[in-house]
RNA sequence: UCAUCAAGAGCAGUGGAGGGACUGGCCCAAUAAAAUUGCAGCAACCUGGUAGAAGGUGCUAAUUCCGACAGAUAUAAAUCUGGUAGAUGA
Numbered sequence: 001u002c003a004u005c006a007a008g009a010g011c012a013g014u015g016g017a018g019g020g021a022c023u024g025g026c027c028c029a030a031u032a033a034a035a036u037u038g039c040a041g042c043a044a045c046c047u048g049g050u051a052g053a054a055g056g057u058g059c060u061a062a063u064u065c066c067g068a069c070a071g072a073u074a075u076a077a078a079u080c081u082g083g084u085a086g087a088u089g090a
Stems, first nucleotide, its partner, number of pairs: 001090005010039005018028003023067003040060003044057004064085001069082005
């Protein structure tokens, strides 16, 4: 810089209090957080290729959990759209 982000996917061991990027909420967590190991799975991008198989990185709570800035509709609540930021791949 470009593309995608409303789908999909766990179980054990170690570990011990935190985590969901930040922030306001709201959630998850001692029926065990983060991190890490093993196996398994999902499937976005890349490689390979007739198509596949396979390989590299990634991912496996909640719409990128929702809002946060702008605009539209509207008494308000709320809803919708576009950005910003973030994540992944090249």